[in-house]
Context: one part of a larger RNA
RNA sequence: GGCGUACGGUGGAUGCCUUGGCGCUGAGAGACGAAGAAGGACGUGGUAAGCUGCGAAAAGCUACGGGGAGUCGCAAACAGACUUUGAUCCGUAGAUGUCCGAAUGGGGAAACCCGACUAGUUGUAGACUAGUCACCGAUUGCUGAACACAUAGGCAAUCAGGAGGAAACCCGGAGAAGUGAAACAUCUCAGUAACCGGAGGAAGAGAAAUCAAUUGAGAUUCUGCUAGUAGCGGCGAGCGAACGCGGAAGAGCCUAAACCUAUAUGAUGUUAAAGAUUACAGUCGUUGUCAUAUAGGGGUUGCGGGAUUUACCAGGAGUGAGCUGUAGAUCACUCGAACAGUUAUAAAUCUUAUAUAUAGUCGAACAGUCUGGGAAGGCUGACCAUAGGGGGUGAUAGUCCUGUAGACGAAAUGUAUAAGACUGUUUGUGGUAGAGACCCAAGUAGGGCGGGGCACGUGAAACCCCGUUUGAAUCUAGGUGGACCAUCAUCUAAGGCUAAAUACUCCUCAGCGACCGAUAGUGAAGCAGUACCGUGAGGGAAAGGUGAAAAGCACCCCGGGAGGGGAGUGAAAUAGAACCUGAAACCGUAUGCUU
Numbered sequence: 001g002g003c004g005u006a007c008g009g010u011g012g013a014u015g016c017c018u019u020g021g022c023g024c025u026g027a028g029a030g031a032c033g034a035a036g037a038a039g040g041a042c043g044u045g046g047u048a049a050g051c052u053g054c055g056a057a058a059a060g061c062u063a064c065g066g067g068g069a070g071u072c073g074c075a076a077a078c079a080g081a082c083u084u085u086g087a088u089c090c091g092u093a094g095a096u097g098u099c100c101g102a103a104u105g106g107g108g109a110a111a112c113c114c115g116a117c118u119a120g121u122u123g124u125a126g127a128c129u130a131g132u133c134a135c136c137g138a139u140u141g142c143u144g145a146a147c148a149c150a151u152a153g154g155c156a157a158u159c160a161g162g163a164g165g166a167a168a169c170c171c172g173g174a175g176a177a178g179u180g181a182a183a184c185a186u187c188u189c190a191g192u193a194a195c196c197g198g199a200g201g202a203a204g205a206g207a208a209a210u211c212a213a214u215u216g217a218g219a220u221u222c223u224g225c226u227a228g229u230a231g232c233g234g235c236g237a238g239c240g241a242a243c244g245c246g247g248a249a250g251a252g253c254c255u256a257a258a259c260c261u262a263u264a265u266g267a268u269g270u271u272a273a274a275g276a277u278u279a280c281a282g283u284c285g286u287u288g289u290c291a292u293a294u295a296g297g298g299g300u301u302g303c304g305g306g307a308u309u310u311a312c313c314a315g316g317a318g319u320g321a322g323c324u325g326u327a328g329a330u331c332a333c334u335c336g337a338a339c340a341g342u343u344a345u346a347a348a349u350c351u352u353a354u355a356u357a358u359a360g361u362c363g364a365a366c367a368g369u370c371u372g373g374g375a376a377g378g379c380u381g382a383c384c385a386u387a388g389g390g391g392g393u394g395a396u397a398g399u400c401c402u403g404u405a406g407a408c409g410a411a412a413u414g415u416a417u418a419a420g421a422c423u424g425u426u427u428g429u430g431g432u433a434g435a436g437a438c439c440c441a442a443g444u445a446g447g448g449c450g451g452g453g454c455a456c457g458u459g460a461a462a463c464c465c466c467g468u469u470u471g472a473a474u475c476u477a478g479g480u481g482g483a484c485c486a487u488c489a490u491c492u493a494a495g496g497c498u499a500a501a502u503a504c505u506c507c508u509c510a511g512c513g514a515c516c517g518a519u520a521g522u523g524a525a526g527c528a529g530u531a532c533c534g535u536g537a538g539g540g541a542a543a544g545g546u547g548a549a550a551a552g553c554a555c556c557c558c559g560g561g562a563g564g565g566g567a568g569u570g571a572a573a574u575a576g577a578a579c580c581u582g583a584a585a586c587c588g589u590a591u592g593c594u595u
Base pairs, nucleotide, nucleotide: 001594002593003592004591005590006589007588008587009586015580016545017544020516021515022513023512024511025510026509027508028507029505030504032164039100040099041098042055043054044053046078047077050074051073061094062093063092064091065090066089070082071081072080105114106113107112115133116132117131118130119129120128121127122126135162136161137159138158139157140156141155142154143153169200170198171197172196173195180187184234210217211216221248222247223246224245225244231239232238252497253496254495255441259297260296261295262294263293264292265291266290267289268288275284276283277328278327279326280325281324282323302475304440305439306438308435309434310433311432312431313430314429316335317334318333319332320331321330336427337426338425339424340423341422349421350420351419352418353417354416355415356414357413358412360408361407362406366381367380368379369378370377382399383398384388390402391401392400446470447469448468449467450466451465452464453463456482477492478491479490480489481488532539533538552579555566556565557564558563
């Protein structure tokens, strides 16, 4: 020196554990903000660096409710306090809430600087305190040009108006490339990503100018099939329906126009008159007619509908109206009656009841003995169970604690449902039959050219949308049925609203898992988006475990200390904080063999 054995050191694998994660289910919620948010800065404790809480009223203040013995956060200690006259704690409602931040009096290198006006205090050219002072929009008022009226503009007041923020879901605008095609250009990726705008708890869509096919269906949305079919496609790569059938859900409505009335403005007009609801008589007369605008009524459809007009039928009671009187008709209002309603078809609020959410309350039943440091384990004998889910307790507990099944509970605030108040509609016109041809959404539909969307790449390319250029018809009308024509069928565009079934999860509560168990699971189980890196955008860690309980080693010895030896605690100290277990590499001490 090598090999082996024994005992150690180092190291932190493995086993066990879980405070943290991951995925999902059900219910809720989808908030917030100029009444100043989200997010921060700076403060705030007797001692106070950090985190948490809070805001100069600062680990807190007030009221109400719960609860019932300790309390002054994490977090010990000292000092000092509070509390059965009910504290701490939990819930509801309020008060306070510095500075920055949309940030909004002006400025600014965020958390700072500098003002104006009004009121107040005062030590009065000042200082301090409180309030107001941004922009845009809407409404109202006052003013007010070119230019007479007017309009534009200006000023002020009012408004819980807007702004900013927000994980995904949704709608719209605008819109790539890596890639695939084994290269690449049409094509694909993909109308995806990133970007911008907007909204809601969902959004969007939606009551046929839809489909179908000679039978018929009857708004939209989502879904299982149809079907990887029919098709499209350098007919390559690939893309990829619909009809129809089954299911979830189910809901239908309002305008425009014709016509009538009122008001305003303008035009027009003579035989003082065509007018003033009709007839007669009187009376009045800038009335009348036409156009435009606004408002009210009317009306809303495809067996076409409506308006106008004629005839017939039916129609609770009362009051009133027009220039006057009589008669008729018409209209308005009130009462009564009937119906409906706040998720569309109009719309707001309150009361009561019930349920529910935000604190909570009650809640059955076990002892002995053995082992052990410790009993929940073994043995023996019991009990409860609408409760033998779970967690904890010195090892494995239905009966020890907390709970669980079950039963109950709210002063206050929210939510839902029901009823009532309340609001609206109808009755006040409706129906039937006829007439005539007034209306039925226009720079629209359609056409040309150029694009886009439709599964459909210009194709035989319909249909829908956009740009540009043209440009109809009103029911004897118009669109569609995949070039186009005829026949036939079907629907009624060019205005609008609409719940549910559907999508998602930053978040709250309850629960679940052939999900992870510290190199795993979130990047993050510990004060992590931290330390650290980068000018910056940005990148981004490592790091868990004494013990049942600190009982965390008084005292003695060696040592400057670190550290160690005794003693003591503990079941255990080779559990002593560099602390459970403690593998291997690596390093030693002793010893056997061997060179």

About this RNA:
Predicted 3D model of a 595-nucleotide part of an RNA (large-subunit ribosomal RNA, domain I) from Muiribacterium halophilum (SeqCode). NCBI's taxonomy places the organism under Bacteria, Candidatus Muiribacteriota, Muiribacteriales (SeqCode), Muiribacteriaceae (SeqCode), Muiribacterium (SeqCode). The RNAcentral record of the full RNA draws on ENA and SILVA.